[in-house]
RNA sequence: CGCAAGAAACGGCAAGGUAUCUGAAAGGGUGCUACGCAAAGUUAUCGGUCUAAGGUUUUUAUUUAAAAGGCUUUUUUGUUGAAUAAACUACUACGACAGCGGUACUACCUAA
Numbered sequence: 001c002g003c004a005a006g007a008a009a010c011g012g013c014a015a016g017g018u019a020u021c022u023g024a025a026a027g028g029g030u031g032c033u034a035c036g037c038a039a040a041g042u043u044a045u046c047g048g049u050c051u052a053a054g055g056u057u058u059u060u061a062u063u064u065a066a067a068a069g070g071c072u073u074u075u076u077u078g079u080u081g082a083a084u085a086a087a088c089u090a091c092u093a094c095g096a097c098a099g100c101g102g103u104a105c106u107a108c109c110u111a112a
Base pairs, nucleotide, nucleotide: 005110006109012037013036016033017032018031019030020029021028022027035099041105042104045102046101047100048097049096050095054092055091056090058087059086060085061084062083063082064081065080066079068076
């Protein structure tokens, strides 16, 4: 000096709670506090997890077109399709999580 490791020391970060801001939400920012952390520093690259604005789908209501039946006027039935509104069933990330794990990059100190 490098790699590995983690007793001690100097320090560092900050779960949750709380106040406030932001976001559709998951979440994120800032202040106080301190569960814990030797990378609880950075990185969304791999897996995993979370959310569903928007999209698809489901249901309901309204409007409208087509088809069918009846003797005309005209009207009826329920079927198929389209549009709009509302509800929320299911699916979905281009959203998020680095204190879920792996990868990558960087790093203070120094006993065994």

A computed fold for a 112-nucleotide RNA from Thalassotalea euphylliae, annotated as c-di-GMP-I riboswitch aptamer. Of the family's consensus pairs, 95% are formed in the model. Lineage of the source: Bacteria > Pseudomonadota > Gammaproteobacteria > Colwelliaceae > Thalassotalea. Its Rfam family is "c-di-GMP-I riboswitch aptamer". Rfam's curators write: GEMM was predicted in a large-scale screen for bacterial structured RNA regulatory elements. The RNAcentral record of the sequence draws on Rfam. Its mean pLDDT, the model's own confidence on a scale to 100, is 80.